Context: one part of a larger RNA
RNA sequence: GGCAACAGGUGGAUGCCUUGGCGAUAAGAGGCGAAGAAGGACGUGGCAAAACUGCGAAAAGUUCCGGCCAGUGGUAAGCACGCUUAACCGGAAAUGUCCGAAUGGGGAAACCCGGCUGGUGUAACAACCAGUCACUGCAUACUGAAUACAUAGGUAUGCAGAGCGAACCUGCUGAAUUGAAACAUCUCAGUAAGCAGAGGAAAAGAAAACGAAGUGAUUCCGUCAGUAGUGGCGAACGAAAGCGGACCAGCCCAAACCAUGAGGAUUUAUCCUCGUGGGGUUGUAGGACCUCGACAUGGGAGAAGCGACGAUAUUAGAACGCUCUGGAAAGAGCGGCCAAAGAGGGUGAUAGCCCCGUAAAUUAAAUCCGAACUUCCCCUAGGGGUAUCCUGAGUAGCACGGCACACGUGAAACGUCGUGUGAAUCCACGCAGACCACUGCGUAAGGCUAAAUACUACUUAUCGACCGAUAGCUUACUAGUACCGUGAGGGAAAGGUGAAAAGAACCGCUGUUAGCGGAGUUAAAAGUACCUGAAACCUGUUGCCUACAAGCUGUCAGAGCCCCCUUGUGGGGUGAUGGCGUACCUUUUGCAUAAUGGGCCCGGGAGUUAUUGUAUGUGGCAAGCUUAAGAGCUUACGGCUCGGAGGCGCAGCGAAAGCGAGUCUUAAAUGGGCGACAUAGUCAUAUGCAACAGACCCGAAACGGAUGUGAUCUAUCCAUGACCAGGUUGAAGCGCGGGUAAAACCGUGUGGAGGACCGAACCGGUCAUCCUUGAGAAGAUGUCGGAUGAGUUGUGGAUCGGAGCGAAAGACUAAUCAAACACCGUUAUAGCUGGUUCUUUCCGAAAUAUAUUUAGGUAUAGCGUCGUGUAUAAAUUACGGGGGUAAAGCACUGAAAAGGCUAGGGGUCAUACCAGAUUACCAAACCUUAUCAAACUCUGAAUACCGUAAUGGUGAGCACGGCAGUCAGACUGCGGGGGAUAAGCUCCGUAGUCGAAAGGGAAACAGCCCAGACCAUCGGUUAAGGUCCCUAAUUGGACACUAAGUGGUAAAGGAUGUGGACUUACAUAGACAGUGGGGAUGUUGGCUUAGAAGCAGCCAUCAUUUAAACAAAGCGUAAUAGCUGACCCAUCGAGUGAGUCCGCGCCGAAAAUGAUCGGGACUCAAGUGUUCAACCGAAACCAUGGACUCGAAAGAGUGGUAGGAAAGCGUUCCAGUAGCGCUGAAGCGGAAGUGGAGAACGACCGUGGAGCAGCUGGAAGUGAGAAUCCGGGCAUGAGUAACGAUAAAUACGGUCAAAAUCCGUAUCGCCGUAAGGAUAAGGUUUCCUGGGGAAGGCUCGUCCUCCCAGGGUUAGUCGGGAGCUAAGGCGAGGCCGUAGGGCGUAGUCGAUGCACACAUGGUUAAUAUUCCAUGACCGGCUUGCAACUAUACCCGUAGUGCGAAGAUGUGGGGUGGAUAAAGGCUUUGAUAUGCCGGAGUCUGAGGCUAAGGCCGACGACGUAUCCAUGAAGCAGCUUCCAGGAAAAGCUACGGAAUUACUAUGCAGGUCGCCCGUACCGUAAACCGACACAGGUAUCCGGGAUGAGUAUUCUAAGGCGCGU
Repeated sequence: GGCAACAGGUGGAUGCCUUGGCGAUAAGAGGCGAAGAAGGACGUGGCAAAACUGCGAAAAGUUCCGGCCAGUGGUAAGCACGCUUAACCGGAAAUGUCCGAAUGGGGAAACCCGGCUGGUGUAACAACCAGUCACUGCAUACUGAAUACAUAGGUAUGCAGAGCGAACCUGCUGAAUUGAAACAUCUCAGUAAGCAGAGGAAAAGAAAACGAAGUGAUUCCGUCAGUAGUGGCGAACGAAAGCGGACCAGCCCAAACCAUGAGGAUUUAUCCUCGUGGGGUUGUAGGACCUCGACAUGGGAGAAGCGACGAUAUUAGAACGCUCUGGAAAGAGCGGCCAAAGAGGGUGAUAGCCCCGUAAAUUAAAUCCGAACUUCCCCUAGGGGUAUCCUGAGUAGCACGGCACACGUGAAACGUCGUGUGAAUCCACGCAGACCACUGCGUAAGGCUAAAUACUACUUAUCGACCGAUAGCUUACUAGUACCGUGAGGGAAAGGUGAAAAGAACCGCUGUUAGCGGAGUUAAAAGUACCUGAAACCUGUUGCCUACAAGCUGUCAGAGCCCCCUUGUGGGGUGAUGGCGUACCUUUUGCAUAAUGGGCCCGGGAGUUAUUGUAUGUGGCAAGCUUAAGAGCUUACGGCUCGGAGGCGCAGCGAAAGCGAGUCUUAAAUGGGCGACAUAGUCAUAUGCAACAGACCCGAAACGGAUGUGAUCUAUCCAUGACCAGGUUGAAGCGCGGGUAAAACCGUGUGGAGGACCGAACCGGUCAUCCUUGAGAAGAUGUCGGAUGAGUUGUGGAUCGGAGCGAAAGACUAAUCAAACACCGUUAUAGCUGGUUCUUUCCGAAAUAUAUUUAGGUAUAGCGUCGUGUAUAAAUUACGGGGGUAAAGCACUGAAAAGGCUAGGGGUCAUACCAGAUUACCAAACCUUAUCAAACUCUGAAUACCGUAAUGGUGAGCACGGCAGUCAGACUGCGGGGGAUAAGCUCCGUAGUCGAAAGGGAAACAGCCCAGACCAUCGGUUAAGGUCCCUAAUUGGACACUAAGUGGUAAAGGAUGUGGACUUACAUAGACAGUGGGGAUGUUGGCUUAGAAGCAGCCAUCAUUUAAACAAAGCGUAAUAGCUGACCCAUCGAGUGAGUCCGCGCCGAAAAUGAUCGGGACUCAAGUGUUCAACCGAAACCAUGGACUCGAAAGAGUGGUAGGAAAGCGUUCCAGUAGCGCUGAAGCGGAAGUGGAGAACGACCGUGGAGCAGCUGGAAGUGAGAAUCCGGGCAUGAGUAACGAUAAAUACGGUCAAAAUCCGUAUCGCCGUAAGGAUAAGGUUUCCUGGGGAAGGCUCGUCCUCCCAGGGUUAGUCGGGAGCUAAGGCGAGGCCGUAGGGCGUAGUCGAUGCACACAUGGUUAAUAUUCCAUGACCGGCUUGCAACUAUACCCGUAGUGCGAAGAUGUGGGGUGGAUAAAGGCUUUGAUAUGCCGGAGUCUGAGGCUAAGGCCGACGACGUAUCCAUGAAGCAGCUUCCAGGAAAAGCUACGGAAUUACUAUGCAGGUCGCCCGUACCGUAAACCGACACAGGUAUCCGGGAUGAGUAUUCUAAGGCGCGU
């Protein structure tokens, strides 16, 4: 270290539970609000700090009325103190801070500042209390401009409005994703969203209707009907009448006419206009008018009264005991009782009779509701006549442009809007789907109207084959909380002790409030990390194994050791050694793949539902079947009964009229088409599939939203402020000199310009390095650019999403930009990727054709399966067919080699011309010989295909119907195309295998060879392939070959390798080879040549001698010479050469870490060839036993992906039935036992402590290993990296349980234009003291910016408000705009600016210009005195106030040495100066105190004065052009009215409101997720060096950077 067992830890699954949800049903209610809502802020308790609940300064409450009671002061214990006429419940009142419509004005919501009246209060001013003061509309009254009447306007009074709220409703505005497999009409959809408005409902509504029969307002449901229609006639959209039901309800004005009031006109007759009353209200027209007649009936939706029932608290409510078990009885046993009550819950386990309740009854002082009734009020009628009058006008209609109607402009009616035009008046007008005619129906241009219908934030009651803490709402709990974000907005986790806290007294260990051990409680420790307590993961103990051994970790065989009992052929644990063996999923032609996905465990996690259709099964009825809405009943339920409107079927044919067992076609069919003859449907239910819906689940980038949120980042702009050490250069101008007629010009000085120069702060970001799981989501270090300008920066403000802003990079708009962010449409869409959960049985594909904006998609066919029907198919043999392939051939068409012959052409010769000659040139035709062809054929198979017959035979055929999958294929052999007769290439045909196939062989190896796995067997026989060892089987037999380790890679080419076969030459008349000798003469052949003698070159190449010898095959020389060769002789003595074919070998033969035939090894074959015999070898075949399917049986079959079909297991809940359980349910851990083919079941043991589940059916949120899945837990990496600036520590002492880290001291080091000091913003208690040490602090910790408790911020003068205005905001009236809203006047807000009165010292643990001391100043009120009539208030006018740069002056900060300052007076142009005024500081002998601290001798310093340096402060000045806020205040002047307790001086008194004030603030407290090397505005900032705020060192002061 592994396996196993046991015991634990961690963790929080599982089971059980439920306070909370979800979905409904029945009622109620359907609003609240200026009488101040909804919603909040802040408060409120004796001990009460926080949270929830209640309440409001009368504050967990007050009063009255009613109910009900013995307790009570909420969650929430306890103490104290109370009350009990309490408490609690209900009704009606009171109080009700501040914000909010918010309403006196303002505003950054919960704050600030006011006016008026009254009151409290003061000497007075203050201060406080109560009431009141917004705007708009309407009404009334008064008043009242320009402008005479009048109007606008103003004032007063009264009433109303506003704002909030879930859905439903009406109207206005109105998308896009999407679908159409693209897209534009169309669709999504008048949806989402925005806006306005109303109500308990809203809207609609009593026909200028429908549509052919009549009906008789509207609304809603069923049906008609997916019909008629509309429609790129695509996708889609889609009525109405009628019928059945729910519910039912009808009315009022305008006008004509009459009467009357007011006004106007007027010829004084009257007319017109406006108002009021009567009248009148319709289509078989009605009314007015005239005439006749009547005085009743019916109704109301109106007002008031009374007030039943009901609502808001209640009351009362039957009936049980004993024994046993047990901690506890409600369980079990025995014996009773009640029931208009056996719903439910609780009680120490399961209770009709213990408790709360339940059934049936019962109650209201007060408030609400308001049936019935009463009263009042209101409405309501006829007949006749028809001369006249009335009956809704910028209307109807028409034209153009739209919209809405199911209806997309169409033949498009009807309705409706905009613009234009523009009627009729009952003898009229509109409509009946263009239009016209006829015939019908109705009466527009005014209005009201209940019910049936829609919805549920809210209240009450009840129910569920709904959930049960990862579920159910996001929330069972301090949840819209914590947390995230500038904001809109987003948005969690988290339940359980026990019956009862009986919540562990006491003891011990320890620094200990930690933890542990005893003791005790309890039925049990179940011990506030608490029920059960699984797994991952982490330990411990025991048994066996393991340190020469290579890997999917298993499986088969198996020695040894250990254990158990039921003692057996038993069981369990371990496992030395050997054989075999490359996970799973997905996607693929194909994966161990080094292709995808998963760290592990637990829990969650994906084909559902509704409607319609179709097929099959089952059931009911059947030429019929069936109800829908709705109604009634009811035991309230999954029920029963009505209801036939409607649907499907029973008859078809035709375009239709129509006819009909036929009909259509046609003039008509001898015909032909479709039907009948031959009839089964329909309703329900289950299952398969489809359509429509999100439709199996997860996943975009996007699109749209008159929807919002953002300019705290950043871009630009506006307003108002601030900042830029030091040094250098030296423009214009000017002065002087020169110069000129005068200028110009020159020199010198002065001067101080500049998008000037160098260079800090500041702003930026050139280069390099580092960092790159950082210190940092952009930094560090060094270097670098700008640094008086188009500069930088603070505060406040403006501009924004197809928009802003942009010195322009598509840059920036909150770490987001070629269109921000948030929410919504939205479950967008995804022909794409991934994932998709139990078992077994039967069958079993495809990767092809055609079409396709199609090629990785889809449709139809092909191939699969299931059902029904039918009676054929494959294969073999025989016979009969057609063919034009392979082969072959050259007869055609072409190609093509050699020769011959020979037209024609070319060349050469010749040529006056004609006519010729010649040719190793090209070459037709023809001849001979030899060839080639996919698009040649005089020929022509094998196969294949078709037909007939026989044999044959039934997971084989065919037809119809349900359901699919497949459309990426791969390799090998053969036949081909493309390519290069390349490819593990590509495209076809054909066969096989893989795909979807395991087994044996090929070392290993989808596609090759053998062979198709139902299960078992320590049986047998074989196939491919093998038999020396690894390794099962021959070191088998016979005959050859190979010498190369060939075997155990490869070519052209090369080679006396070797074996075999054959041809030919020479050879005893002596071959081949070797050795010895010869190899001559004419002649140096001729020519050429300087020479050419065999051998530079040309020509010839004869002859002689000979055994033989070339006018020479080679070397050689200048040329000769010389040396060989051919050839001949001798010697030797037997074979020697040349060539062809076949077998096996050799060379040719170079690659990267070490080689190889699989290895060892093999030639004595274990190599190669031929041959013979034996054996081994698979899941093949056989044998034995078993399972299932098909079949009557005999018998046959059972590999399998996509896929089809079938049968089962398990989970949750429900019904029925029979049961189990505290003597122990579920769950959990085991289980050596039992059963099954499997999914699974399971007596028994332990744990656990209250429920469970067999059987028969039913219903589903029904089965997990994968989705870079979701949530939680736990590992691994790993005791590894790191511990955040390398400014640095060390020692001693103290405290402590403990000290590198805390405190003190000493030494050392670092910063020192900061790493010091003071502020703003922001933070919000971090400040100080005491205590603590769990967590936070990157270690530690006695310490802290941590935790607990207590304390701390003091203002007339500082800052802000009570003063002012800028940019900009809001904005009465007003203007504009569908609405929301936009702009803007008067006004009113708004600092970053203007205005404005305090200094020093002391003091606290913590505050100080705030307290104290002292001395000042400002403004009110007031007293006394004095002086005085000008002034105050108000209005107006004028002034005051502000740029940049530069130099100069002054002054004396500061330093050295030293020192109070403000203020007042004097004085100045402004300063200065002078005078007055004003004193302490340090040290710490000694004493006292519990401590803190206090007192304090002696001593020292200080007041005056002086020197040096010297500002950026202050003041004026100079120059320049870019010409430098506003208002209040203040100053001066002018003006009108009124008041007198006015203003002024001196001396007094008195008053002075609200907010901020602690602490950090270049940082550990702000912005950056952190105690983060980053960022953050202003002021001061000493000394030495130096021009300097550079640099280096240092003072004060602060630090050594939390290992």